[in-house]
């Protein structure tokens, strides 16, 4: 200098004017309240504070919180997780290791328990054969037979019987691999190395690694197929839930009135007054008894609850800094800070100066244009995933060049 790997951070800046949301202070208009103050509500004014993100997103996991269900524990069913150890409130997240794979390397990827010793199932197409075990071409032996040769014998086609699993071919995958020996041809048939399996020793908490011995090898793959094993899980979600509570809406209770009959009195009468009894009206079941449905007015009281309002609602597994423990995730101590919260929802607009990317020109000094990515809280927190113009910093790797 070029090409890369990993980690962290930022993601327009400054000023002026106007505006929005929320909160505090001052003063104020209206309403309410009081004997009067005090207090409460709504609105506007002035001044001060604060006001989106690394992902606020997807709503995919885990929790806090709330309500419902539930005596405790366990089992079954269902769902999830799945190498080992740790971190954490918890996790499918994170950290550190192990095994496997890729890269020259820094480093990256990986759902990675069990398919001998529980059982079932599947392996398309091609191929002879896809799991209790295979033979299409092929290689080899024998029989039969043809040819050559005086003979011994040699060569060969078809067919039949038998041996083999080397080579070819099919396939994602073909019954350990390579080599030597061996054989009619072959074959773990024998041997060496590698792989595999068994028990043993050593290291490690463990996953696992290393070593030596034995076994000729004895049954491929799929468990993100059923299943087995271990562990975890009650359900719903802030429209959770709690409180206040308007009506000329509606429910319940009590009292009175409206109705009718009788007696007495007053009056020619209509009717009125007093006292007492029955409680009413309409529709309907066949008329009665008895029953069903339905309907009044006024006053007082009670509880529920709609519109609406208040709370839940931001001091929290909180941010920042220093130190300590730990390889690390993380934990602890001390100091310091308060940092949006409302409702279909404020966080904006204009101007000035500056401005990276990018584009054009270039005499490589610059000049002109250009103008900031993805995206926006809605109960909160820890993660994951996805989107993102561009920039900065640190550590490391490879190649080349120079000293």
């Nucleotide at each position: 200098u070029c090409a890369g790997a990993c980690g962290g951070c930022c993601g327009g800046a400054u000023g002026g004017c106007c505006g929005c949301a929320u909160u505090c202070g001052c003063g104020u208009g209206c309403c309410u309240g009081u004997c009067a103050c005090a207090g409460g509500g709504c609105g506007g004014g002035c001044g001060g504070g604060u006001g989106a993100g690394g992902a606020a997103a997807g709503u995919c996991c885990g929790g806090g919180c709330u309500c419902c269900a539930c005596g405790g524990a366990g089992a079954c069913a269902c769902g999830g997780u799945g190498c080992c150890g740790g971190a954490u409130a918890a996790c499918g997240u994170c950290c550190g290791g192990c095994g496997g794979g890729g890269g020259c390397g820094a480093c990256c990827c990986u759902a990675g328990g069990g398919a001998u010793c529980a059982g079932u199932g599947c392996c398309a197409c091609a191929g002879a054969g896809a799991a209790c075990u295979a033979a299409c071409c092929g290689c080899c032996g024998g029989c039969c037979u043809g040819c050559c040769g005086c003979a011994a014998g040699g060569c060969g086609c078809c067919g039949c019987c038998g041996g083999c699993a080397a080579g070819g071919g099919u396939g994602a995958a073909a019954a350990g691999g390579u080599g030597c020996g061996g054989u009619a041809a072959g074959a773990g048939c024998g041997c060496a190395c590698c792989g595999c399996g068994a028990a043993c020793c050593c290291g490690g908490c463990a996953a696992c690694g290393g070593g030596a011995u034995c076994g000729g090898c004895a049954u491929g793959g799929c468990a993100a197929a059923c299943c087995c094993c271990a562990c975890c899980g009650g359900g719903a979600g802030c429209a959770a839930g709690a409180c206040c509570a308007a009506g000329u809406a509606g429910g319940g209770g009590c009292g009175g009135c409206a109705g009718u009959c009788c007696a007495u009195c007053g009056g020619c009468a209509a009717c009125g007054a007093u006292g007492g009894g029955c409680g009413g009206g309409g529709c309907u079941g066949u008329g009665u008894c008895c029953g069903g449905c339905u309907c009044g007015c006024c006053g007082c009281c009670c509880g529920g609850g709609u519109c609406g309002g208040u709370c839940g609602c931001g001091c929290g597994a909180g941010g920042c800094g220093u130190c300590c423990g730990g390889u690390g995730a993380c934990g602890g101590a001390c100091g310091u800070c308060c940092c949006a919260g409302a409702g279909g929802a404020a966080u904006g607009g204009c101007c000035a100066u500056c401005g990276a990317a990018c584009c054009g020109c270039u005499u490589c000094g610059g000049c002109g244009g250009g103008g900031a990515a993805c995206a926006g809280a809605a109960c909160c927190c820890g993660g994951c995933u996805u989107a993102c113009a561009g920039g900065c910093c640190g550590u490391c790797u490879g190649a080349c060049g120079c000293u």

The RNA shown here (Bacterial RNase P class A) has 403 nucleotides and comes from an Alphaproteobacteria bacterium. Its mean pLDDT, the model's own confidence on a scale to 100, is 76. Taxonomically the source falls in Alphaproteobacteria (Bacteria, Pseudomonadati, Pseudomonadota). The sequence was found by an Rfam model in a public genome assembly.